[in-house]
Context: one part of a larger RNA
RNA sequence: ACUAAUUGAGGGAAUUCGGCAUAUUAGUCCUGUAGCUUCGGCUUAAGGGAUGUCUAUUUUUGUGCAUUCCAGAAAUGUGUGUGCAUUAAUAGAUCUCAGUAACAAGGACGGCCCGACUGUUUACCAAAAACGUAGCCAAGUGCGAAUCAGAAAUGAUGUGUAUACUUGGUGAGACCUGCUCAGUGGUGGUGUCUAAAACUCCUUUACAAGGGAGCUAAGGUCCAUUAAACAGCGGGGGUAACUAUGACCCUCUUAAGGUAGCGUAAUACCUUGUCGUCUGAAUGGCGACUUGCAUGAAUGGUUUAACGAGGUUGUCGCUGUCCCCAAUUAGAGCCCUC
Numbered sequence: 001a002c003u004a005a006u007u008g009a010g011g012g013a014a015u016u017c018g019g020c021a022u023a024u025u026a027g028u029c030c031u032g033u034a035g036c037u038u039c040g041g042c043u044u045a046a047g048g049g050a051u052g053u054c055u056a057u058u059u060u061u062g063u064g065c066a067u068u069c070c071a072g073a074a075a076u077g078u079g080u081g082u083g084c085a086u087u088a089a090u091a092g093a094u095c096u097c098a099g100u101a102a103c104a105a106g107g108a109c110g111g112c113c114c115g116a117c118u119g120u121u122u123a124c125c126a127a128a129a130a131c132g133u134a135g136c137c138a139a140g141u142g143c144g145a146a147u148c149a150g151a152a153a154u155g156a157u158g159u160g161u162a163u164a165c166u167u168g169g170u171g172a173g174a175c176c177u178g179c180u181c182a183g184u185g186g187u188g189g190u191g192u193c194u195a196a197a198a199c200u201c202c203u204u205u206a207c208a209a210g211g212g213a214g215c216u217a218a219g220g221u222c223c224a225u226u227a228a229a230c231a232g233c234g235g236g237g238g239u240a241a242c243u244a245u246g247a248c249c250c251u252c253u254u255a256a257g258g259u260a261g262c263g264u265a266a267u268a269c270c271u272u273g274u275c276g277u278c279u280g281a282a283u284g285g286c287g288a289c290u291u292g293c294a295u296g297a298a299u300g301g302u303u304u305a306a307c308g309a310g311g312u313u314g315u316c317g318c319u320g321u322c323c324c325c326a327a328u329u330a331g332a333g334c335c336c337u338c
Stems, first nucleotide, its partner, number of pairs: 002331007010323002014321001019318001027051005035042002038172001052094007061085007070077002095099001107316007114308002119131002135170007147156003173303004178233003183230002185226005193220002199214005234252005261295001262292001273289006
């Protein structure tokens, strides 16, 4: 020097990417509890006090004995006294540094992001914001159904029947979910045209093959419809009596030109945006603004109590993380010696 522990003056996160690790807290009883809320909760919020032993006096429950208390015919019940065990309260005393004395046993509280929640997952580097979920929506399906397995018989769903089953999307609740059917899909159509073989008719030819015409299904075309289907949701110029801005006007253009919201965001390049606030100091956190390189509504938008070994950022407590290391115990190792 190493491994595992223990203790530490004064300071108390100055350490570090980051309080990682340690420490603090802890049981039970009493008290007390802001704010938010889906009124159920968060809640053991937070915070404060008590806790051993002995004695006395009351007291709870059980049980034994006595009784010239009372009721009753008696059994028995009730009252009183007393013994043992037991529960709780109050008061006093007493011992220790320390009374949940060992073991066991929550540190607490704010802001924000994500996901509603309990749950599931990469057996052996990832437990999560990923998956699932109830709820919501769409499509298919009338049962010898649709979907799935099988060559078929047949089987699963299901001895179920649209309040059902299958498939897909979204993901509790609250408030909502705008515009576009031009493109690509889906669905519908007793419209027009196109449209093969078979079939019918005509025809060349000695026969067959061949040639022509007619009829026609699906499909295509065409017409509608459908975006909680796949998806998409503009540019230029001018304008108000300081300046600035532009309610307003002109123009090109599209299927329609991004609505409500939210916004420097888990999305913002410029960017450490600007302002405020927290700090002695912050590429940080939060709140605003917002011209959004490239936000935006079930590819869901915005919020949200509760929950989370999730992420991020503060405050208090606490500590060998650090200032700054030291000592002890056990082990392994090394050195010397026998």

Predicted 3D model of a 338-nucleotide part of an RNA (large-subunit ribosomal RNA, domain IV) from an uncultured archaeon. Rfam family: Archaeal large subunit ribosomal RNA. Clan: LSU clan. On this family, see Yusupov et al., Science 2001: "Crystal structure of the ribosome at 5.5 A resolution".